The RNA shown here (Bacterial RNase P class A) has 389 nucleotides and comes from a Planctomycetota bacterium. The organism belongs to Planctomycetota, within Bacteria. Its mean pLDDT, the model's own confidence on a scale to 100, is 76. Rfam family: Bacterial RNase P class A. It is annotated as a ribozyme.
[in-house]
RNA sequence: CGAGUGUGCAGGGCGGUCGCGUCGCGCGAGCAGUGCUCGCGUGCCGAGAAAAGUCCGGGCUCCAAAGGACAGGGUGGUGGGUAACGCCCACCGGGAGCGAUCCCAGGGAAAGUGCCACAGAAAAUACACCGCCUGUGCGAGGCGACUCGCGCCGGUAAGGGUGAAAUGGCGAGGUAAGAGCUCACCGCGGGGGCGGCGACGUCUCCGGCAAGGCAAACCCCACCUGGAGGAAGAUCAAAUCGGGGCGAAGGGAUUGUCCGUCCCGCUCCUGCCUGCGCAGGAAUGAGCCCGGGUAGAUCGUUAGAGGCGGCCGGCAACGGCCGUCCGAGAGGAAUGACCGCGCGGCGGCCACGCCGCCGACAGGACUCGGCUUAUUGCACACUCGCACU
Numbered sequence: 001c002g003a004g005u006g007u008g009c010a011g012g013g014c015g016g017u018c019g020c021g022u023c024g025c026g027c028g029a030g031c032a033g034u035g036c037u038c039g040c041g042u043g044c045c046g047a048g049a050a051a052a053g054u055c056c057g058g059g060c061u062c063c064a065a066a067g068g069a070c071a072g073g074g075u076g077g078u079g080g081g082u083a084a085c086g087c088c089c090a091c092c093g094g095g096a097g098c099g100a101u102c103c104c105a106g107g108g109a110a111a112g113u114g115c116c117a118c119a120g121a122a123a124a125u126a127c128a129c130c131g132c133c134u135g136u137g138c139g140a141g142g143c144g145a146c147u148c149g150c151g152c153c154g155g156u157a158a159g160g161g162u163g164a165a166a167u168g169g170c171g172a173g174g175u176a177a178g179a180g181c182u183c184a185c186c187g188c189g190g191g192g193g194c195g196g197c198g199a200c201g202u203c204u205c206c207g208g209c210a211a212g213g214c215a216a217a218c219c220c221c222a223c224c225u226g227g228a229g230g231a232a233g234a235u236c237a238a239a240u241c242g243g244g245g246c247g248a249a250g251g252g253a254u255u256g257u258c259c260g261u262c263c264c265g266c267u268c269c270u271g272c273c274u275g276c277g278c279a280g281g282a283a284u285g286a287g288c289c290c291g292g293g294u295a296g297a298u299c300g301u302u303a304g305a306g307g308c309g310g311c312c313g314g315c316a317a318c319g320g321c322c323g324u325c326c327g328a329g330a331g332g333a334a335u336g337a338c339c340g341c342g343c344g345g346c347g348g349c350c351a352c353g354c355c356g357c358c359g360a361c362a363g364g365a366c367u368c369g370g371c372u373u374a375u376u377g378c379a380c381a382c383u384c385g386c387a388c389u
């Protein structure tokens, strides 16, 4: 100097003019009955790091109050952090990269079911295409040993081919030719020692060991899990029809189903019958359906798993202690425009200076912790390469 990797900070600063919004204070006016509305002045304050996505996890509210099972859904190495999580940190294993670093939907294929197109002999009970070998038949050549060609029975899966993948790999021995057939190493399965909280690692011993891949296929295992949502909801105000219909033993609630539990209700008359009970009628009830009436205001709504600073503990995530701060709260929804001076980047200029251009993604609405996506600038650390000393 170039290329890359990881982390942190900021999100434009200062001044001025005009203009917006909540709240506090002061003054004034109107309405009305003690409050509301409007105007003026003044003071403090007035969007993000992602406010986006609506993907996770909560807080809070409601479903009258407890509970159980199932369904459905979610997560998946170990140990920590956290209110919690599918998030974060550290480590283990596997993979990518020269490296700094980064990625992993990381339990089970011997519980079962299913799939592996095409090609290939054959894709899981895996029937051998080319080939190799023993024996044998026929033909040709040769003095002979034997060689060549075409078949048949048998042996074989080391060589070749197909494929993403061919049933452990590689080397040696052995064999008629071959094969874990035998041996060493690697792999796989199991035992033991040591280290570690653990996932695991390492050393050593035994075994020749048929049984591939896919579970981000269904499934099995372990753990977790009620639902809906701020238009959630709460309170006050107003209005409330002598409304209509169904309905006699059941109806409703628990925001997936069932059990369980709880709440409301189960009336009268007549006839028959020994009785249990049966038939009919009436009005009414829990509840359901249809129509009518009223609908203004306040709260929820921002003081918190909060921000900032210092010290301590911890590899870290994070936690503890002390101090300090309160920095949108609108309700059709406010923060804009202009000017000047700085700031950052790029370019021109031999250079100082000067000049020119550019300054991104983008705006709350109950709130917080994350993840994902979009995007500008600065700083620090580390890795690789080149050159110089």
Base pairs, nucleotide, nucleotide: 001385002384003383004382005381006380007379008378009377010376013341014340015339016338017337018336020046021045023043024042025041026040027039028038029037030036031035048361052372053371055370056369057368058367059366060229061228062227063226067259068258069257070256072225073224074223075222076221077091078090079089080088081087092106093104094103095102096101107220108219112218113217114214115213116212124167129160130159131156132155133154135152136151137150138149139148140147141146168186169185171183172182173181187209188207189206190205191204192203193202194201195200233299234298235297236296241291243290244289245288246287250264251263252262253261254260267282268281269280270279271278272277306325307324308323309322310321311320312319313318343359344358345357346356347355348354